Context: one part of a larger RNA
RNA sequence: UCCAGGGAGUUGUUUUCUGUGGCGAGGCUAAGGAGUUCAACUCCGGAGCCAUAGCGAAAGCAACAUGCCCGCAGCCUCUUCGUGAGGUCAGGGGCGAGGUGUGAAAGCACCUGGAGUCACAGGGAUCAGACCCGAAACCAGGCGAUCUAGCCCAGGGCAGGGUGAAGCCAAUCCUCGGAUUGGUGGAGGCCCGAACCGUUUCUGCCGUUCAAUGCGAUCGGAUGACUUUGGGCUAGGGGUGAAAGGCCAAUCUAGCCUGGCAACAGCUGGUUCCUCCCGAAAGUGGUCGCAGCCAUGCCUAGCGCGAGGUAGCUAUCGGUGUAGAGCACUGAUUGGCGAGUUUGGAGGGAGACCUCUGGCUCACCUGUCAAACUCCGAAUCUGGUGGCGCCUAAGACCGCUGGAGUCAGGGCGCAGGGGGUAAGCUCCUGCUCCGAAAGGGAAACAACCCAGACUGAGGUUAAGGCCCCUAAAUGCCGGCUAAAUGUUAAGUUGAAGGAAGUCUCCGUUCUGAGACAGCGGGAAGGUAGGCUUAGAAGCAGCCGUCCUUUAAACAACGCGUAACAGCGAACCCGUUAAGGGUGGAGGCACCGAAAAUGGACGGGACUAAGCCGGCUGCCGAUACCCCAGGACAGGUGAAGAAAUAGUAGCCUGAUUCCGUAGGGAGGCAUCCGGCGAGGGUAGAAACACGGUCUUAAGAUCGUGUGGACCUCGUUGGAAAGAGAACCCUGGA
Numbered sequence: 001u002c003c004a005g006g007g008a009g010u011u012g013u014u015u016u017c018u019g020u021g022g023c024g025a026g027g028c029u030a031a032g033g034a035g036u037u038c039a040a041c042u043c044c045g046g047a048g049c050c051a052u053a054g055c056g057a058a059a060g061c062a063a064c065a066u067g068c069c070c071g072c073a074g075c076c077u078c079u080u081c082g083u084g085a086g087g088u089c090a091g092g093g094g095c096g097a098g099g100u101g102u103g104a105a106a107g108c109a110c111c112u113g114g115a116g117u118c119a120c121a122g123g124g125a126u127c128a129g130a131c132c133c134g135a136a137a138c139c140a141g142g143c144g145a146u147c148u149a150g151c152c153c154a155g156g157g158c159a160g161g162g163u164g165a166a167g168c169c170a171a172u173c174c175u176c177g178g179a180u181u182g183g184u185g186g187a188g189g190c191c192c193g194a195a196c197c198g199u200u201u202c203u204g205c206c207g208u209u210c211a212a213u214g215c216g217a218u219c220g221g222a223u224g225a226c227u228u229u230g231g232g233c234u235a236g237g238g239g240u241g242a243a244a245g246g247c248c249a250a251u252c253u254a255g256c257c258u259g260g261c262a263a264c265a266g267c268u269g270g271u272u273c274c275u276c277c278c279g280a281a282a283g284u285g286g287u288c289g290c291a292g293c294c295a296u297g298c299c300u301a302g303c304g305c306g307a308g309g310u311a312g313c314u315a316u317c318g319g320u321g322u323a324g325a326g327c328a329c330u331g332a333u334u335g336g337c338g339a340g341u342u343u344g345g346a347g348g349g350a351g352a353c354c355u356c357u358g359g360c361u362c363a364c365c366u367g368u369c370a371a372a373c374u375c376c377g378a379a380u381c382u383g384g385u386g387g388c389g390c391c392u393a394a395g396a397c398c399g400c401u402g403g404a405g406u407c408a409g410g411g412c413g414c415a416g417g418g419g420g421u422a423a424g425c426u427c428c429u430g431c432u433c434c435g436a437a438a439g440g441g442a443a444a445c446a447a448c449c450c451a452g453a454c455u456g457a458g459g460u461u462a463a464g465g466c467c468c469c470u471a472a473a474u475g476c477c478g479g480c481u482a483a484a485u486g487u488u489a490a491g492u493u494g495a496a497g498g499a500a501g502u503c504u505c506c507g508u509u510c511u512g513a514g515a516c517a518g519c520g521g522g523a524a525g526g527u528a529g530g531c532u533u534a535g536a537a538g539c540a541g542c543c544g545u546c547c548u549u550u551a552a553a554c555a556a557c558g559c560g561u562a563a564c565a566g567c568g569a570a571c572c573c574g575u576u577a578a579g580g581g582u583g584g585a586g587g588c589a590c591c592g593a594a595a596a597u598g599g600a601c602g603g604g605a606c607u608a609a610g611c612c613g614g615c616u617g618c619c620g621a622u623a624c625c626c627c628a629g630g631a632c633a634g635g636u637g638a639a640g641a642a643a644u645a646g647u648a649g650c651c652u653g654a655u656u657c658c659g660u661a662g663g664g665a666g667g668c669a670u671c672c673g674g675c676g677a678g679g680g681u682a683g684a685a686a687c688a689c690g691g692u693c694u695u696a697a698g699a700u701c702g703u704g705u706g707g708a709c710c711u712c713g714u715u716g717g718a719a720a721g722a723g724a725a726c727c728c729u730g731g732a
Base pairs, nucleotide, nucleotide: 001732002731003730004729005728006727011128012127014125015124016123017122018121019120020119021118022117023116026050027049028048032044033043034042035041054061055060064096067095068094069093070092074088075087076086077085078084097112098111099110100109101108102107131270132269134267138260139259140258141257142256143255149234150233151232152231153230154229155228156227157226158224160192161191162190163188167184168183169182170181171180172179173178196221197220198219201217202216204215205214236252238248239247240246273667274666275665276664277663278662283296284295285294286293287292297406298405299403300402301401302400303399304398308391309390310389312388313387314386315385316384317383318382319381324376325374326373330370331369332368335365336364338362339361340360341359342358344357345356346355347354348353409434410433411432413431414430415429416428417427418426419425439450440449441448445491454629455628456627458625459624460623464619465618466617467604468603469602473616475615476614477613478612479611480610486606487605497591498590501588502587503586504585505584506583507582508581509580510579518575519574520573521572522571524548525547526546529543530542531541557568558567559566630657631656632653633652634651635650636649668721670718671717672716673715674714675713676712677711678710679709686705687704688703689702690701691700692699693698
């Protein structure tokens, strides 16, 4: 990993609701007993329980089997057949009346015109292990010190070498106390180092190991607080501990065994056949509440009532203070001007005073801002009413009852906001989609575009496409782009800034009295202006910037010289010849442009097969149309002695048939019992292979293996369906 077998909403109590049945103002027995073939069952048993009356804390008191009105279904009458009008109206509703409590009263609260009860089945709740598996734990009683910790008793062990304490002896000195020297001696939690004990480092080897802690080298202690044998003592909130929460039998921040025990788990995982109908939520409030739960909202099923309901569009009458805009208020705020004020500052003057410049206030002009500013002010949104549309007698809206699930939502979706530098960030609002939605398109892609899939067949379109991969135009017309820009609807950017790219448009200006560009020529005289200066001649600098001749020519725009000179430019003429210069707006392009393996328009590739505008075809979905069929819903509705049959059949559905959690409905299969009917040694069950049928669970037939039981109808009852649980057992 696979296979087989096992494997999870059960049973009882109390209670509630629904269905079916019995009896019914009543209904039922319980324990127990009798009978009986130890049975099935029948019969006793009325104790007691529920209902029949409520109200009140209680004492206690104690109600309409109908007075009036409306009115659905039904029934009846009339009918101009419009299903129109009327009558009567069970059930239903509104008054009135009544009971009780309270109150001075008014009034208020609950109740009153009779339906329950028992059994069975099913859906919930409750308490029990309560759908199944799963802790770490807690408590009780026992078992452990053959491991290990400490202690006690009796013992054992420690090669060799070194050092050389006290004491003692001798000699020498002596102040007579002792000192020194040499020996002797053999002390020490002394030194080196085997056994022995330990285990520092290599973080070596090993690492399914030789070994659930080993091996090797290296290393620490090695007469001691040493080590060790045997015996003994201390026990689980306890021991022991030179203290590491260490150790107490491979187990220790509380041992092990058994029990309480199926502990509890708001947490994780799992929970077994089919089809049909509907179909959510991830919100609000509360909560020692935030992984939960309760209430409510949203879903579902049944019942009641009986006629309106309303998301959309539109008209009209109202509400509003957002977007925008504005500065009239509240604040912020640019510059100017004037006035006032502040004896602010600086300067001048002998002084009066003058000049310059600040601060504050005000008026005017000018230029700007605001979620908590508004003289204004939309679109929207919203209340009322009317109309259209949609839903509704196939019963809406509303109400009652049974059953839920949901309370982690998400979207680089659109729109509007709060927080944040930002985020595939976070918190809100409206709509939408995913969630729970398949199909077609976007290369691929939960939420982007199209579109909501009952089944089968054919056709037409949507979004999006039509060179090849790849279905359909190498389609048509007019522009743009030269950058492979691009060939991306968006998600999946390209900025500020820059540039004789190119196309279109607008303004302005020069121009056959000749523009612009090029080329040729001129560009002078007073004069080298004056000053300055060594020099200063257009061109270091300062002042000034005239006049004349001219077609034009500056007291010079640049280069240049020491200073001149020289070269250009302005300006003028000629030549040539028809547009030129400048400013602005728009389109498409260019630069700006950097990421880690080699690489991405999906690819090939394309100069259109790119971009903009227009046109005609075609392709293209489970959409739409059409045909056939099914389911479901509604209407109608047999036969049959009767019945649950509202069945079979028929009709209708443009406006039904995606679906997670979940609710509802109907079935299939397995095992067992009762009754009925059958099959089987001329071959049962089971298994293998194959055929046929059904919307499905499944049913049935054939052949073979097999060798003795099995099935159908109906009814009742369940240990009643596996692919998942790090599931259990066995096997491969």
Large-subunit ribosomal RNA, domain II from candidate division MSBL1 archaeon SCGC-AAA382K21, 732 nucleotides, folded computationally. The organism belongs to candidate division MSBL1, within Archaea. The coordinates come from a structure-prediction model, not an experiment, and the mean pLDDT is 82.